[in-house]
RNA sequence: GCUAGCUCAGUUGGUAGAGUAUGAGACUCUUAAUCUCAGGGUUAUGGGUUCAGGCCCCAUGCA
Numbered sequence: 001g002c003u004a005g006c007u008c009a010g011u012u013g014g015u016a017g018a019g020u021a022u023g024a025g026a027c028u029c030u031u032a033a034u035c036u037c038a039g040g041g042u043u044a045u046g047g048g049u050u051c052a053g054g055c056c057c058c059a060u061g062c063a
Base pairs, nucleotide, nucleotide: 001062002061005020006019007018008017014051022038023037024036025035026034044060045059046058047057048056
C1' cells in the first nucleotide's frame, strides 16, 4: 500500500466516485474520432469500537 475489468480519488467517520475499457444510441457512405446514455463494487480476509467504519483499533494474507 490493497476501493469497478484496468489506473486511481474519497476532505472532521455520515452509507462510494472519476478516467479508461465494455455495451447501446446519435453523427458518418463505412470505420475511426467526437457527443450522449447504460451496465459494472463482499472497499484483501476476519474480528473490535461506534447510532453509524473505505476511513479508527487488533490479527491474518498478499505486494
Description
Transfer RNA from Cricetulus griseus, 63 nucleotides, folded computationally. Rfam family: tRNA. Gene Ontology term of the family: triplet codon-amino acid adaptor activity.